[in-house]
RNA sequence: GCGGCGGUAGUUCAGCGGCAGAACGCCGGCUUGCCAUGCCGGAGGUCGCGGGUUCAAAUCCCGUCCGCCGCU
Numbered sequence: 001g002c003g004g005c006g007g008u009a010g011u012u013c014a015g016c017g018g019c020a021g022a023a024c025g026c027c028g029g030c031u032u033g034c035c036a037u038g039c040c041g042g043a044g045g046u047c048g049c050g051g052g053u054u055c056a057a058a059u060c061c062c063g064u065c066c067g068c069c070g071c072u
Base pairs, nucleotide, nucleotide: 001071002070003069004068005067006066007065010024011023012022013021018055026042027041028040029039030038048064049063050062051061052060
């Protein structure tokens, strides 16, 4: 330099055009003599960044940054 994969909640990841989700973690409540477990509820996201297409983009297209793998 070229190609492929990936970047989404604090963490690990789903979501492949139509209101952004799960698990764990965090906060509150119930349960318990207390803790743990269990149950219920809640907070937390400019979807790496900038453009484009579309009535509508995490999702499609272009550029760009970062990480991993391969090729030269």